Record summary: Model confidence (mean pLDDT): 88 of 100. A computed fold for a 317-nucleotide part of an RNA from a marine sediment metagenome, annotated as large-subunit ribosomal RNA, domain IV. The full RNA is in RNAcentral, with records from MGnify.
Context: one part of a larger RNA
RNA sequence: CCCGGGCGAGGGAACUCGGCAAAUUAGCCCUGUAACUUCGGGAGAAGGGGUGCCUGCCCGGUUAACGGGCAGGUCGCAGUGACUAGGGGGCCCCGACUGUUUAACAAAAACAUAGGUGGCUGCAAGCCCGAAAGGGUUUGUACAGCCGCCGACUCCUGCCCAGUGCCGGGACCUGAAGGCCGGGUCCAACCGGCUGAAGGGCCGGUAAACGGCGGGGGUAACUCUGACCCUCUUAAGGUAGCGUAAUACCUAGCCGCUUAAUUGGCGGCUUGCAUGAACGGAGUAACGAGGGCCCCGCUGUCCUCGCCCGGGACCCG
Repeated sequence: CCCGGGCGAGGGAACUCGGCAAAUUAGCCCUGUAACUUCGGGAGAAGGGGUGCCUGCCCGGUUAACGGGCAGGUCGCAGUGACUAGGGGGCCCCGACUGUUUAACAAAAACAUAGGUGGCUGCAAGCCCGAAAGGGUUUGUACAGCCGCCGACUCCUGCCCAGUGCCGGGACCUGAAGGCCGGGUCCAACCGGCUGAAGGGCCGGUAAACGGCGGGGGUAACUCUGACCCUCUUAAGGUAGCGUAAUACCUAGCCGCUUAAUUGGCGGCUUGCAUGAACGGAGUAACGAGGGCCCCGCUGUCCUCGCCCGGGACCCG
C1' cells in the first nucleotide's frame, strides 16, 4: 500500500454525476396517526410510551401445559441486553396495478395485462401448418374463433375521403389467351373483325384505415392587444385539453417559491423551432430494486485522517 472487518474528538453531505458506500431505524405490546382516495386504502403513516429478574395475589384454561392481569421488590450504561430485526417525510415525471424480458454488461417509462375499439368468419366458415393426403383452432359455432390498434379507472376522443389503401357499384370506356366469323393457303402460319373475365377508368363509402389538420394585410377614444374585416389558398386548415414538456432550437425563456448563492426542482405564464386526442388527449387513489428535486434523522462520503483485528503484497532467513 491492497482486500475484509471494528472504533473514532469536533463538524454533519461541506463528498460525489448521485448520500454510491456506510450509519441510523429495527422484534413484540400499548397509544396515536395527515393530505388524498376508486372508500378497499393511504397505515407499521408520522409521533410517543413500555420491555429483565424476584416475591405475592387475581383471572382464563379439558385446571396440566400455557395465556392474561395487579401489587411490591431488585440489578446493570444498556432487559427484542448476543443473533435476529423497516430509516422517515414531502413534491414531480413515466407506467394503472401483481406479473414478463436482453441465460452470460440493460429489469426499464420496454413486453404483457384486465378493459376499449376496428376487421374477417354462418361452419366443407375464417385464420394457421402442409406439394398433397391430412392436421390445429375444435369434439368449439358469432355471449364463438382468428387478426390489428389502444391499454385499469374517470372526463373525453374534434375537422379532412383530395392522395394511398380497403369495401361496394356496375350503364358506359379500356381490356390477354381462347372461342366464333371473314380473308389467306393444298393444309397452315399469318391478317382483320366480333365476343369479352379479372383489373383499370368512372361513381360511391370508409380515418379507433395509411395519413393530413395554412399564409399575407388591416382594425377598438393613451399605448398594447385584436372579438371584427379584406385577401391568397387547401381535401380540411389543430377543437377540447395540455404546454419551455422524457416534446422548446433560441434557453440558464420570464415571474414566483426553495438556497447565503440553484444551468436543478416545484408552481405559474406561454407567441407550441417541431404539443394534441385509441402512433390516443388530459387527470388519477394504490403500486414501483424506474427517473428528477427537497426536508428530518444518521453517519469516515467529506474536512482529515488516526488506531485496532484478520488476510495479502513487501522485507529478512